[in-house]
Context: one part of a larger RNA
RNA sequence: GCCAGCGAGUUGCUCGUCUGCGGCAAGGUUAAGCGAUGAGUGGAGCCGAAGCGAAAGCGAGUCCGAACAGGGCGACAGAGUCGUAGGCGGCAGACCCGAAACUGAGUGAGCUACCCAUGGGCAGGCUGAAGCGAGGGUAAGACCUUGUGGAGGGCCGAACCGACCUAGGUUGAAAACUGGGCGGAUGACCUGUGGGUCGGAGUGAAAGGCUAAUCAAACUCAGUGAUAUCUGGUUCUCUCCGAAAUAUAUUUAGGUAUAGCCUCGGAUAAAUUGCGUUUUGGCCGUAGAGCACUGUUUGGACUAGGGGCCUUACCGGGUUACCGACUUCAGGCAAACUCCGAAGACCACUACGUUUACUCCGGGAGUCAGUUGUGGGGGGAUAAACUUCCACGUCGAAAGGGAAACAGCCCAGACCGCCAGCUAAGGUCCCUAAGUACUAGCUAAGUGGGAAACGAUGUUCGAAUGCAGUGACAACCAGGAGGUUGGCUUAGAGGCAGCCAUCCUUGAAAGAGUGCGUAACAGCUCACUGGUCAAGUGUUCGGGCGCGGAAAAUUCAACGGGGCUCAAGCACGCCACCGAAGCUGCGGGUGUAUUAGAUCUGCGGAUCUAGUACGCGGUAGGAGAGCGUUCCCAGGGCAGUGAAGCAGGCGUGGAAACUCCUGUGGAGGCCUGGGAAGUGAGAAUGCUGGC
Numbered sequence: 001g002c003c004a005g006c007g008a009g010u011u012g013c014u015c016g017u018c019u020g021c022g023g024c025a026a027g028g029u030u031a032a033g034c035g036a037u038g039a040g041u042g043g044a045g046c047c048g049a050a051g052c053g054a055a056a057g058c059g060a061g062u063c064c065g066a067a068c069a070g071g072g073c074g075a076c077a078g079a080g081u082c083g084u085a086g087g088c089g090g091c092a093g094a095c096c097c098g099a100a101a102c103u104g105a106g107u108g109a110g111c112u113a114c115c116c117a118u119g120g121g122c123a124g125g126c127u128g129a130a131g132c133g134a135g136g137g138u139a140a141g142a143c144c145u146u147g148u149g150g151a152g153g154g155c156c157g158a159a160c161c162g163a164c165c166u167a168g169g170u171u172g173a174a175a176a177c178u179g180g181g182c183g184g185a186u187g188a189c190c191u192g193u194g195g196g197u198c199g200g201a202g203u204g205a206a207a208g209g210c211u212a213a214u215c216a217a218a219c220u221c222a223g224u225g226a227u228a229u230c231u232g233g234u235u236c237u238c239u240c241c242g243a244a245a246u247a248u249a250u251u252u253a254g255g256u257a258u259a260g261c262c263u264c265g266g267a268u269a270a271a272u273u274g275c276g277u278u279u280u281g282g283c284c285g286u287a288g289a290g291c292a293c294u295g296u297u298u299g300g301a302c303u304a305g306g307g308g309c310c311u312u313a314c315c316g317g318g319u320u321a322c323c324g325a326c327u328u329c330a331g332g333c334a335a336a337c338u339c340c341g342a343a344g345a346c347c348a349c350u351a352c353g354u355u356u357a358c359u360c361c362g363g364g365a366g367u368c369a370g371u372u373g374u375g376g377g378g379g380g381a382u383a384a385a386c387u388u389c390c391a392c393g394u395c396g397a398a399a400g401g402g403a404a405a406c407a408g409c410c411c412a413g414a415c416c417g418c419c420a421g422c423u424a425a426g427g428u429c430c431c432u433a434a435g436u437a438c439u440a441g442c443u444a445a446g447u448g449g450g451a452a453a454c455g456a457u458g459u460u461c462g463a464a465u466g467c468a469g470u471g472a473c474a475a476c477c478a479g480g481a482g483g484u485u486g487g488c489u490u491a492g493a494g495g496c497a498g499c500c501a502u503c504c505u506u507g508a509a510a511g512a513g514u515g516c517g518u519a520a521c522a523g524c525u526c527a528c529u530g531g532u533c534a535a536g537u538g539u540u541c542g543g544g545c546g547c548g549g550a551a552a553a554u555u556c557a558a559c560g561g562g563g564c565u566c567a568a569g570c571a572c573g574c575c576a577c578c579g580a581a582g583c584u585g586c587g588g589g590u591g592u593a594u595u596a597g598a599u600c601u602g603c604g605g606a607u608c609u610a611g612u613a614c615g616c617g618g619u620a621g622g623a624g625a626g627c628g629u630u631c632c633c634a635g636g637g638c639a640g641u642g643a644a645g646c647a648g649g650c651g652u653g654g655a656a657a658c659u660c661c662u663g664u665g666g667a668g669g670c671c672u673g674g675g676a677a678g679u680g681a682g683a684a685u686g687c688u689g690g691c
Stems, first nucleotide, its partner, number of pairs: 001691006011092003015089010027047003033041002051058002061073004095233002098230001102223006113197009122187001124156003127152001131148006160184003164181005199215001201211003236626006246259005260367002262364006273357001274354004280348003284344001288340001289338002294334003298330004305323002307320005370395001372393008400411003415588004420584003426578003429562003435575001438573001441570002448564001454548002458545010475532005481505003486500003511526001515524002589616012627680001629677008638668001645664005651658002
C1' cells in the first nucleotide's frame, strides 16, 4: 500500500415537552405488595376538573387598600389522563476515537549519581625535593662543592580510564559504533564484590544532570469511558422544500444565548394581508448647483486705521510703487456651508396581475470565518487579490455555453430520454460548427495583438483666415545703392563687441542692417525689388486612424496557434448562418392544487383511473416514502429428485435492490403479516489478520 473482517446518536429515568395512534373521560391511572412469572387484587399516591395571597385565609373570585375607588393575577369563550411509537430537551461517559495532566496504592539504585565495608590494578623510561654522609669554609654558624637519597594531584608513554578533531556510518555491523590522530595514566586515579539512599523524593565538583534505551518530576495498576468551547471520523436509496456567514449580549471574538433567515404542522378564509407594475398625494435634503448664512479664497475700486518720508515748540499739515478693516465689482471652494434641488428610496392611495405568497401559534434546525463584480462612501497613496460600511448581482449551495486555460465576469438556472427544430452570450479563412457575405470608408503601424505626459511637414475628413493670371509660393537670373567709416566708446569698432540715435537722398527696390565672416576693413548672405516660369500657395483650429516615447531575466511567449493587409484589422450599416443541459417538438416519470368517474369506509376520509394548471439545480438543514441485514411470533410454501453459501451468465425495477439459469456445495432456507434491533463502511496518520 491493497484486500477481508470489526468500527460511531445508544440505553436507563414514577424526568420534561410536542406530535401520531389507542383506551377511558370530569375524570384518568394505579405503585410496592398479594397472586400460577396468569386473570385478578391493591386507590396509598400522582395528574386534571379553581383561583388569588408571603401567609392566616377567602373563593369565581382573590390580593394591595380605609374603600363599594383603582389596579395585578384569575373566572366567564370547558378536556383531561393513562398507555404506546416517534421528534427534541434534562440527568447520566450520552455519537465515536484522541491529550498535555491530576490523585492514590505499589514496583524499581543488576543502568546511572553519591556514600559505606572489603578486595584488586597501574609495562617501561625520565626528572632528581627534603633529609643524611664526606670535603671545603667560619669563633660558632650561615654558606659552597660532591656523594647518597628517592619526594611529586612531577615528565614521556602501554595496559586501564576518557572522548578534543576528522572521515565513514545514518532503512548502521551498532537505538551512539568503526578507522586515524587525541587527553589522563601514583591519583580529587581506575575497578570487582557486598551493602545503603527514590518519586515533589533521592543523588548531583550543578549540565535540570542522573534515578533500568524513559526525567522541569520514573515506571505499573487504579480513580477512568478524567476533561477537551479543539482536530479527525460518523456506514443504504429516492421524493418535496431549502438557509446563513447579520443584529444584540457575552473573561466574548474560530464558543454560546435570543432575534433574523430555512423547514414541518395547525389557525384566521377574512382584513384586497403580502409582492410586482401603475395612478395620485405626501415626505427627504443626497447628486448637481449656488454663495443668501457659516467659513475659506484671487484680482480691482473705494476708504477708516496703521507704517515710511518731509515739515513741525505744540497743535497740526503735506506726501507715499507700503499694509489694510468695512463697503463694492468680477471670479472660485466646502463631509461636519445651503437661497435652491433632482433621479430615486420610503409612506399612503388608485387600478391590474399574482396557486394567501402575508400574519399568528406550536415542533425541528442549521447559520454567527464569507467571497468577488458593479455602483455610492470612509481609512490607505482617488496603492493592494488591502481594509471597513451601504445597495444590487454571482459564487458559496450552480451544472451547461462564451471569455485559449480561469469559484465570483458575460449568457443561461440541468426531472429523464431522442442520430428533431429555434435562439442567447459569443462567433462564421484553417485548427473549429457557421460568410474567404454585401455596401461605401479608414489604417501600412502586423497598428490590430500591452502603457502616459509630451513630441512630430504620417495620413484622411471638416472649419476659419492670408496671398494669388494686375502672375502668388518654391526655384533660377539680376539689383540690394548714396550722405556714411551715423554719433559715442575703443588700440581698432567701417551695418553686424557694447551704448545712443535710427534720419535724409536716388530710386522698381535696398534696414544707419537678418545671419556667417575680418584684428579692423574686405568678402558671402538676408530683408526688399525687377525678370523668367506658371497655378495654386501659406497659417490656425477641430475630428478619425496611425508614429515615437516603449529595457528583464531558460527560443519565439503582450492574437489560443497557423496565418491575415481594398483584411481574416478598425468604424457605421445590412442580410444570412453557427451556437447551451435556455426555448420548442415527441415520448416518459414525479410533486402540489384541482375536475370527473370508480372502489372501499369507522362517513372524517383513503385509494385507483383519466384530464387541467403550475412545478421538479442544490451544501448546512427540515419533512416524507422506501430497499436491504440479524433475530422473534403467526400463517403459508421449498429442500438429498439437493437448502444456505460461492462462481459464471440471461434478465427485471424509479433507486436502495431483486428474480431466474448453469456449475459447485451438502442441510437447512424462503415468502406474507406483525414485532425487536449489536441494522448498511471508503476514508477516523482507525483496529485485527492476510499478502
The part of an RNA shown here (large-subunit ribosomal RNA, domain II) has 691 nucleotides and comes from a bacterium. The full RNA is in RNAcentral, with records from ENA. Rfam family: Bacterial large subunit ribosomal RNA. The coordinates come from a structure-prediction model, not an experiment, and the mean pLDDT is 85.